[in-house]
The RNA shown here (Glycine riboswitch aptamer) has 98 nucleotides and comes from an Acetobacteraceae bacterium. The model forms 90% of the base pairs in the Rfam consensus.
């Protein structure tokens, strides 16, 4: 000095959309709240894929074909769409090993 791991601090977008089961609730219901499932809309900052320059191989050249190939860019597969929480990330520190 670098990585991971651990703790504290910070930290975003996007439905309190409609429909249906269960569960709670209630003397019975209805509401209301939780959960799951479907359905349209949306969102990008766990993960995932994509790829520009460049390299790398093959094909006598020219030129072309496969292959590798970053992101906070794209996608939106997963995931998430009041609050809480998630959370890329960046700040601080501990403990241990090389």
């Nucleotide at each position: 000095g670098g990585g991971a791991u651990c703790u504290c601090u910070g930290g975003a977008a996007a439905g309190c959309c409609g429909g249906g089961g269960c569960g709670u609730g209630u003397c019975c219901a209805c509401a209301g709240c939780g959960c799951c499932c479907c359905g349209c809309a949306c969102c990008g900052a766990c993960g995932g894929a994509g790829u520009a320059a460049g390299g790398a191989g093959c094909c006598g050249a020219a030129g072309g074909c496969u292959c590798c190939g970053a992101a906070u860019c794209u996608c939106u597969c997963a995931g998430g769409u009041a609050c809480c929480g998630u959370g890329a990330c960046a700040g601080a520190g501990g403990g241990g090993g090389g």
Annotation:
Its Rfam family is "Glycine riboswitch aptamer". Rfam links the family to the GO term glycine biosynthetic process. The sequence was found by an Rfam model in a public genome assembly.